[in-house]
RNA sequence: GCGCUUUUAGCUCAGUUGGUAGAGCAGCUGACUCUUAAUCAGCGGGUCCCGGGUUCGAGUCCCUGAAAGCGCA
Numbered sequence: 001g002c003g004c005u006u007u008u009a010g011c012u013c014a015g016u017u018g019g020u021a022g023a024g025c026a027g028c029u030g031a032c033u034c035u036u037a038a039u040c041a042g043c044g045g046g047u048c049c050c051g052g053g054u055u056c057g058a059g060u061c062c063c064u065g066a067a068a069g070c071g072c073a
Base pairs, nucleotide, nucleotide: 001072002071003070004069005068006067007066010025011024012023013022019056027043028042029041030040031039049065051063052062053061
């Protein structure tokens, strides 16, 4: 330098044919318990890597850029 893959909650990851952004873990509150742990119930947490385009509507499609990984040279 070229090609491919990935980027979504604090972490690990889903998200189908473009139509209200989710799960587990973690955190907080409560119940239970002598206390802790475990268990149960509930709650909060998101500029979907940046910018632009298409569309009535974009996490998803298109373009530029960034970061990480793999391969080739």
This is a predicted structure of a 73-nucleotide RNA (transfer RNA) from Ruminococcaceae bacterium OttesenSCG-928-O06. The prediction has a mean pLDDT of 81. It was read from a public genome assembly. Rfam family: tRNA. By type it is a transfer RNA.